A computed fold for a 683-nucleotide part of an RNA from a soil metagenome, annotated as large-subunit ribosomal RNA, domain II. The coordinates come from a structure-prediction model, not an experiment, and the mean pLDDT is 84. It matches the Rfam family "Bacterial large subunit ribosomal RNA". Gene Ontology terms of the family: structural constituent of ribosome and ribosome. The RNAcentral record of the full RNA draws on MGnify.
Context: one part of a larger RNA
RNA sequence: UCCGGCGACUUACCGUUCUUAGCAAGGUUAAGGUGUUCUGCACCGGAGCCGAAGCGAAAGCGAGUCUGAAUAGGGCGUACAGUUAGGGGCGGUAGACGCGAAACCACGUGAACUACGCACGGGCAGGAUGAAGUGGGGGUAACACCCCAUGGAGGUCCGAACUCAUUAGUGUUGAAAAACUAUGGGAUGACCUGUGUGGAGGAUUGAAAGUAUCAUCAAACGUGGAGAUAGCUCGUUCUCUCCGAAAUAACUUUAGGGUUAACGUCGAGAUAGUUGGGCACGGGGGUAGAGCGACUGAAUCGGCUAGGGGGCCUACCCGGCUACCCUUCCGAACCAAACUCCGAAUACCGUGAUUCCAAGUCUCGGCAGCUAGACGGCGGGGGAUAAGCUCCGUCGUCGAGAGGGGAACAACCCAGACCGCCCGCUAAGGUCCCUCAAUCAUGCUCAGUGCGAAAGGAAGUUGGUCUCCCGAGACAGCCGGGAUGUUGGCUUAGAAGCAGCCAUCAUUUAAAAAGUGCGUAAUAGCUUACCGGUCGAGGAGUCCUGCGCCGAUAAUGAACGGGACUAAGCAUGAUACCGAAGCGGCGGGUAAUGCGCAAGCAUUACGGUAGGAGAGCGUUGUGCCAUAGAGUGAAGGGGAACGGACGACGGUCCCUGGACGAAGCACAAGUGAUCAUGCCGGA
Numbered sequence: 001u002c003c004g005g006c007g008a009c010u011u012a013c014c015g016u017u018c019u020u021a022g023c024a025a026g027g028u029u030a031a032g033g034u035g036u037u038c039u040g041c042a043c044c045g046g047a048g049c050c051g052a053a054g055c056g057a058a059a060g061c062g063a064g065u066c067u068g069a070a071u072a073g074g075g076c077g078u079a080c081a082g083u084u085a086g087g088g089g090c091g092g093u094a095g096a097c098g099c100g101a102a103a104c105c106a107c108g109u110g111a112a113c114u115a116c117g118c119a120c121g122g123g124c125a126g127g128a129u130g131a132a133g134u135g136g137g138g139g140u141a142a143c144a145c146c147c148c149a150u151g152g153a154g155g156u157c158c159g160a161a162c163u164c165a166u167u168a169g170u171g172u173u174g175a176a177a178a179a180c181u182a183u184g185g186g187a188u189g190a191c192c193u194g195u196g197u198g199g200a201g202g203a204u205u206g207a208a209a210g211u212a213u214c215a216u217c218a219a220a221c222g223u224g225g226a227g228a229u230a231g232c233u234c235g236u237u238c239u240c241u242c243c244g245a246a247a248u249a250a251c252u253u254u255a256g257g258g259u260u261a262a263c264g265u266c267g268a269g270a271u272a273g274u275u276g277g278g279c280a281c282g283g284g285g286g287u288a289g290a291g292c293g294a295c296u297g298a299a300u301c302g303g304c305u306a307g308g309g310g311g312c313c314u315a316c317c318c319g320g321c322u323a324c325c326c327u328u329c330c331g332a333a334c335c336a337a338a339c340u341c342c343g344a345a346u347a348c349c350g351u352g353a354u355u356c357c358a359a360g361u362c363u364c365g366g367c368a369g370c371u372a373g374a375c376g377g378c379g380g381g382g383g384a385u386a387a388g389c390u391c392c393g394u395c396g397u398c399g400a401g402a403g404g405g406g407a408a409c410a411a412c413c414c415a416g417a418c419c420g421c422c423c424g425c426u427a428a429g430g431u432c433c434c435u436c437a438a439u440c441a442u443g444c445u446c447a448g449u450g451c452g453a454a455a456g457g458a459a460g461u462u463g464g465u466c467u468c469c470c471g472a473g474a475c476a477g478c479c480g481g482g483a484u485g486u487u488g489g490c491u492u493a494g495a496a497g498c499a500g501c502c503a504u505c506a507u508u509u510a511a512a513a514a515g516u517g518c519g520u521a522a523u524a525g526c527u528u529a530c531c532g533g534u535c536g537a538g539g540a541g542u543c544c545u546g547c548g549c550c551g552a553u554a555a556u557g558a559a560c561g562g563g564a565c566u567a568a569g570c571a572u573g574a575u576a577c578c579g580a581a582g583c584g585g586c587g588g589g590u591a592a593u594g595c596g597c598a599a600g601c602a603u604u605a606c607g608g609u610a611g612g613a614g615a616g617c618g619u620u621g622u623g624c625c626a627u628a629g630a631g632u633g634a635a636g637g638g639g640a641a642c643g644g645a646c647g648a649c650g651g652u653c654c655c656u657g658g659a660c661g662a663a664g665c666a667c668a669a670g671u672g673a674u675c676a677u678g679c680c681g682g683a
Base pairs, nucleotide, nucleotide: 001683002682003681004680005679006678011094012093013092014091015090016089017088018087019086020085021084022083023082026050027049028048032044033043034042035041036040054061055060064076065075066074067073097235098234100232104225105224106223107222108221109220116198117197118196119195120194121193122192123191124189126158127157128156129154133150134149135148136147137146138145162186163185164184167182168181169180170179201217203213204212238616239615240614241613242612243611248261249260250259251258252257263369264367265366266365267364268363269362270361271360274359275358276357277356279352280351281350282349283348289342290340291339296336297335300332301331302330303329306327307326308325309324310322311321312320313319373398374397375396376395377394378393379392380391381390382389403414404413405412418588419587420586421585423584424583425582429578430577431576432563433562434561438575439574440573441572442571443570444569450565456550457549460547461546463544464543466541467540468539469538477534478533479532480531481530483507484506485505488502489501490500513528517526518525589606590605591604592603593602594601595600617672619669620668621667622666623665624664629660636656637655638654639653640652642650643649
């Protein structure tokens, strides 16, 4: 992992509600007793309970009563049938749907492992070193001290047994729930070891590691309280039909739990202009926008009128200047969620009609579930006008929604699946091939743009607006001229158009600057403006706009789904077609409503999680039928194909099996398993 079996909403009492039955202003017996065909039934038994009257704390009064001074007002009552059983739903008390803690407490069992103590025993090859003391000699005034022997001390040294466990490797479903191999520490000591013995669970023991206390230790093990508790996790078993949520508010030692409300369902009652939409009419508002010489604030520029301050000059006074600051005046432009002289669209409230659309809405009662929501559009707060971010409002979808499109893709676009069909029409989206379906017309694009992106950049190209020049010859090119006073004045070493400052005239002219740019030390030189000639037809610029270009760099190759495409790209227009579980056609089912005596016909509805309501299938047993059937083969097992309106299922036949046992009508449950790291057995 698979197969088979077992495995979870029960039972008792109390309460409440619905339903079925009996009796009914009443209903009913309990214990107990008598009888009997004795797990049963019948009959007694009225104690008790509930109801028929309430109000008040009570005395008490009573369809009233309490409060009160009250014949006042107010509170609670007076109209509406209960009760006893059976059954269903739910609640309470019990283990209360099942399995699951870590823990707590009580009483016991353990020191055969291990830690420590005590008693009595045992063990330590061999080698090395050579303390004190002592003897002899030297030495001293005497000691001290020195030398040579002797001696044999030591938590001394090396190293077996023994004991420990340093390092490495192996082993890691091991040979072993800690070992093996090599290496290593101690090895006369705080040494090692045998046997006996002592003390224990909040206790012992501890050269202390929270170590050890029988492979168990920050509180052992066994049994019991005990089915502890678990707002937590997991699991919770047959079918079909109808409806169908929530992820919000308030409160909560509350935030992943609850209670009440909101939203669902079922029953009863009420309500037809009734409930909602749409329509018409009437309202209040201070949002969007806008505005601010209309307030409160914020805030920019210019002018310069006036006042004050600062700075500078002068200071004896009068004063002067100011690119500084504040206020005032004039002009212009502007900002605000907590500004408003203004002010929508919507929304909201109310009223009306009922020709339109939908079928709701309210009250009471039974039963819930939900209170982690998500994304998208729009209006906002927080954040960085970040987030698949977060918090509100509002709508949609998913949640609980399948189908088609979007390459793939809960939330986007289209569209809401009762069942069947080898029928048709459409939606979104598409129509070259993959791949169902296409053509026409007019333009644009050359970038494979299309098929990802900004500021910014550019004689890309389309269409348009406006202003200029132009056969009295434009624009560009080429040829020629481009002069004189004068080297203007100043400055300067110099300053001659061309370092700088000032002025910027005049003359001759077709035209020519007191000079546009190079250049020189300064001149010179080149060039431009400007003019003439040549040429011969359009030229120069501004703004708007369509489609393109650059900007464009990331880690495997990845920005049409691929092929490919110059349209099969983009824009506009036209006509077709494809395309879904949408709509239609045909056939069928269920429910409701309407019509009908009925048969039946018509219309409408039938996605669905949590959940509510309803109808059934099957299993085991019991009762009735004093059952049918059954060795000419029951139950059970395997297989084939059949039946029914779907299904849970049903029967038939064949094989096996070898003794029981349907159907029907009722009743009662140990009543249905792919899942609980479920339990047992097998593979």